[in-house]
Context: one part of a larger RNA
This record gives sequence, structure tokens and C1' cells, in this order.
RNA sequence: GGCAAACGGUGGAUGCCUUGGCACUAAGAGGCGAUGAAAGACGUGGUAAGCUGCGAUAAGCCUCGGGGAGCUGCUAAACAAGCUUUGAUCCGGGGAUGUCUGAAUGGGGAAACCCGUCGCGGGUAGUGUCGCGACAUCUUCAGCUGAAUACAUAGGCUGUUGAGGCUAACGAAGGGAACUGAGACAUCUAAGUACCUUCAGGAAAAGAAAACAACAGUGAUUUCCAAAGUAGCGGCGAGCGAAAUGGAAACAGCCCAAACCAAAUACGUGUCAAGCUCUGAGGCGUUGCGUAUUUGGGGUCGUGGGAAUCGAUUGGACGGGUCUCAGAACCUGUCGGGAAGUUACAAAUCUGAUGGAUAUCCGAAUGUUCUGGAAAGUCCAACCAUAGACGGUGAAAGUCCGGUAGGGAAAAUUCAUCAGACUUCCUGGAUCGGUUUCCCAAGUACCACGGGACACGUGAAAUCCUGUGGGAAUUCGGGAGGACCAUCUCCUAAGGCUAAACACUACUUAGUGACCGAUAGUGAACUAGUACCGUGAGGGAAAGGUGAAAAGCACCCCGGUGAGGGGAGUGAAAUAGUACCUGAAACCGUUUGCUU
Repeated sequence: GGCAAACGGUGGAUGCCUUGGCACUAAGAGGCGAUGAAAGACGUGGUAAGCUGCGAUAAGCCUCGGGGAGCUGCUAAACAAGCUUUGAUCCGGGGAUGUCUGAAUGGGGAAACCCGUCGCGGGUAGUGUCGCGACAUCUUCAGCUGAAUACAUAGGCUGUUGAGGCUAACGAAGGGAACUGAGACAUCUAAGUACCUUCAGGAAAAGAAAACAACAGUGAUUUCCAAAGUAGCGGCGAGCGAAAUGGAAACAGCCCAAACCAAAUACGUGUCAAGCUCUGAGGCGUUGCGUAUUUGGGGUCGUGGGAAUCGAUUGGACGGGUCUCAGAACCUGUCGGGAAGUUACAAAUCUGAUGGAUAUCCGAAUGUUCUGGAAAGUCCAACCAUAGACGGUGAAAGUCCGGUAGGGAAAAUUCAUCAGACUUCCUGGAUCGGUUUCCCAAGUACCACGGGACACGUGAAAUCCUGUGGGAAUUCGGGAGGACCAUCUCCUAAGGCUAAACACUACUUAGUGACCGAUAGUGAACUAGUACCGUGAGGGAAAGGUGAAAAGCACCCCGGUGAGGGGAGUGAAAUAGUACCUGAAACCGUUUGCUU
């Protein structure tokens, strides 16, 4: 030196554990903000570094409830000083305070700083100074003013309304790539994806047929399953990819424009004519007529509908008005009767009941033997159960503790449902039939050219949108049925609103897992978006475990008044001693044997 065995050191694998994650389910909530948000800076404790809480009233103040013996948050023990059955600490509802920055909003600014004006107040002999309040911009509405320029308008001022910023995903709209694939690449694909912008809601969008279909029919929209990887599109390459229809979820339908009537305003026209609801008589005559605008009534459809007009049937009471009188007709008020309603079809609020949310309370039933450090294990014998979920307790507990099943509870704030108040509508109309003069959304439909969207790449290319140009009709009208034409069928564009079923989860509560178990699971189980790196955008860690309980080794000895160790003691265990559970391997030793 090598080999082997035993015993150690080092190291931190493995096993076991879980405070943390991940995914999902069911409910809730789906926003916060000029009454100053989100996010921060700086402060704030008797001693106070970090975290948490809070804001110069600063680990807190007031009040209303709950609760019932200890308390002064955590790392983190201690000392000091206190509070508390006159109910503290703690939990919940409401309120007060809330420095400075930040949309940041009096002006400025290199965020957390600097400098103001006006009003009121404190202080000073007075100024300086201090405290409180107001003072940004845009916008709605109203009022007062008011140029060039006569009326006016712009502008200005005052009051008033709203906005601004933040936020995980989901939504709509306006813009809109490339890598890639096509085994290269240009049409194509990726993809209307990523990304940017604007806007909104708890959902959004869409939505009550100018729809589908096919000689039979359906009947708004949305979503899912099938139809179907079909029909098709496609350098017919790569690839892209429907719909009808059937089944299911959920269901809900409405309002206007116009014709016509009336009123108001403006302009034009007209003078004894027309007109003043009709009939007869009288009277009036700045009334009338036409156009435009506004308002009210009317009206909303595809077996076309409505208006006007004529006829028929039917329909509560009382009062007022339409120049006067009588009758009819029309308009309108009150009562009665009927109907509906806060998500569309109009729109607010209050009260009560019931059920929830935000604290919380009650809540059954076991003892012994043995082993052990410890009993929940074991033996024997019991009990409860609308409770044998789960967690904890010195090992494995229905009956020890917290709970669980079940039941109860709210001063205050709040949500939902129902009822009433309340509001609105009809009864002043409705139904049927006839007539034809009127109306039924225009630079629209449609066409041409250029594009885009449709599964559909210009194709035979319908349908939808529109940049340029042209440019209709009004129901005997118009559009569609995949060029186009005819027949037939379906529908009624050029205005608008609309719940549910469908998408998502930053957040709250409850729960689940053939999900992870510290190189895993979030980057983060621990002072983690921390330390650290970077001018910056940004990048971004490592790091869990003594023991049941600190009982965390009094005292003695060696040593430098060390580090570290040896006794003693605690403990079940100290090879569990804070470099602490287990403690693999590499690596380094000690002893013994063999061997060179």
C1' cells in the first nucleotide's frame, strides 16, 4: 500500500409527516372609485428589527349586539406598567378618525416634495406664522351676461348633473401580424389566432322572419348532441369544412315611423266670402285656408294590415265643455267595475310576513384488566346513535376535548319571494261586412366597377356588408327559394326594445380528490416576488421536521475566564443536545485479520 470485517466521521438520499399548493363541485358575489379607489410612502408599541394591524384619536376611539374569565397580535421569551363580573381581551353590525403620494383635481414637480390665492378663526403691538374650508378639466341642464356686427352668434360667469382611475377571466366592436405547414415557395395555411385600441355587463352578443323548406310542412334568438369529417371549398396540394333536419336545455313577446284627427308656433294668403260639429232659428267673424315644425290621440300587419267613409250588432252611473236655445254626435273629469306591473311592452317608493347572509348558543353515550414512558391498543363487561364526518389528546377514541346529526338565536345592516299600499291601462270602446281616394321607413332596394364576410380561394356564385358611379316601386307593390327566366311556394327590407337556457372566476363560504408531499406541489409550506442580479424593461433563488412536554443539561472536571469534550442530571430514548426524526452512497478514518 491492497483486500475483508467491525466501529466511527462526513454527507443528507430514503422512509414517515404537513402548516402549503393543484384540480374540481355546490352556493354566494360579480365590482371598487372625487363621500378620493387599487397600489404605496412615512409613521404608530414602555423596551420594537421584521411581519400583521392601525393613522397625529395611529396593535387603536364611539355605539349596538354576541360572549363569559382572563387579557395587553406573531417571530418571542422576559421585565416594567396596567385593564377586567360596574363584563375586559375576543367575534360581528353601524359609525368616527383616517398624515403624505396616487385618477390626484389650487399651481408646480425628479411620486410620497415645493409654492400659493380667497374666506373664517387662533396668535402677535404689527408683519412673519398656525388651524379649518374652498379653488383642476370636460360634460348635462338652467340662468345672467356678451364681441368683431344692427338683430344675433362665438365667448365669459354662476349654479347644477355626470365623467375621469383601477380590476382575474368571460363579451362586443375597430385595427391586425409572423414564425409555422405546404417536406422549397408566391395563391393557400397558421388566423381573423397572437397583439394593440375603444366600450360594456353580471353576463355580453343575438332575437320575434323581406327565415327555412319543397307540393308535406316548420314557426324569434341562444346553447348542447347527432346529421358529419358528410355535402362542398381547395397551387382539387397542404388543408379548410357547413346547412336543412331530428333530439334536448330554456322559452315571451312587444313598442314606434306613416296615413287620419286636434292643438300650439312661424310664414304665406284671404275680407263679408269661406268658417264657427250636424239639423232649424239667431248671432259672431284679427275666427278661416295652405305649408312647415313640435306636441297629444290614432296605428303596427302577411289567411296583408291600417287610415278615411258607409252599414249592422253590442256596451255602467253622475257632472262639465264644444257661440246661444232643443235634440243628436264628439271631447273630458269623478265614482264604480275589470286587468296588469317594476327584465322588454310607462315608472318610483314605503310597510308587513316568510326565508336567507353577516356574530353565536344547546347538543347523547364507558369503566376496569394487561403491556407500555404514555392507552385511544388488548381482555372483560356496558351505553348513545336524526350524532360510527373530521380533527386533537403522551400509540390506533362513536361515548376525553373541539365538533358532528338535529334544533335555537339578531339590537344593526342587507338580499330574495309573497302580500298590501302605490302606479298604469280599459270601460269614452269592441266585433263583422262593403267601398275606394290615402298610408305602410329613399340616395334605400337594385345595377355596374373595386373589395370584404359567408365552410364556399370569382367560380355557373346566389346571400350579407359597402368605397365610387348610376338609381326604383307602395299591395295589381316588393324580396327570397344558390347564375338567370317562367310557374309555384314562402316572406314583408331599408326604425327600435327584450328575461331564460349558453361563457368566465380575481373574490367569499362549504366540500371533494385512484392530485403533490419539500429537487414534488404555486416562483413562493419559512421575513417570497423576499435576498440577490440588471441603467432599465426585466430576471429571480435557496431555505420545513428535538421531544409527549424544554423537562433545552443545575453542579464538577479538561481547555485560552475558548471552541469542543468527559462525568453528573432530565427524558421512554441524548448515536433525540437546538449543526437536533430516520440517517443510504460517494469521500475520510480507527481497530483487527490476511497479504505485498
This is a predicted structure of a 596-nucleotide part of an RNA (large-subunit ribosomal RNA, domain I) from Desulfatitalea sp. BRH_c12. The organism belongs to Desulfatitalea, within Bacteria. Its Rfam family is "Bacterial large subunit ribosomal RNA". The sequence was found in a public genome assembly.